[in-house]
RNA sequence: UCACUGGAGAGAGGCGGGUCCUGGAGCCCGUCCACCGAAGGGGCAAGCGAGCGCGGGACUGCCAACCGCCUUGUCAAUCUCUCAGGUACCCCGGACAGCGA
Repeated sequence: UCACUGGAGAGAGGCGGGUCCUGGAGCCCGUCCACCGAAGGGGCAAGCGAGCGCGGGACUGCCAACCGCCUUGUCAAUCUCUCAGGUACCCCGGACAGCGA
């Protein structure tokens, strides 16, 4: 990477429109509110690195390693955000896992 298998969560929401057309259901679109996190995406830790920085080291002047703080770069997730996506069954999607190649 490919194939197969398993694979959760959340409104059968309100309103309007289209298709149909006598209408309804179904399906589609828009909008509003409420929700979900496991396509994708954003954010963060320790650690590591950097600094014309601050304090200590250095108790009287100067000074190194080193230590602490601050700033900053890098930085993970099933954490977190909820942009995107999703929210009856079925279908679709689905992180991740298993078997095989």
RNAcentral holds the sequence, with entries from MGnify. A computed fold for a 101-nucleotide RNA from uncultured Roseateles sp., annotated as Glycine riboswitch aptamer. Its mean pLDDT, the model's own confidence on a scale to 100, is 83.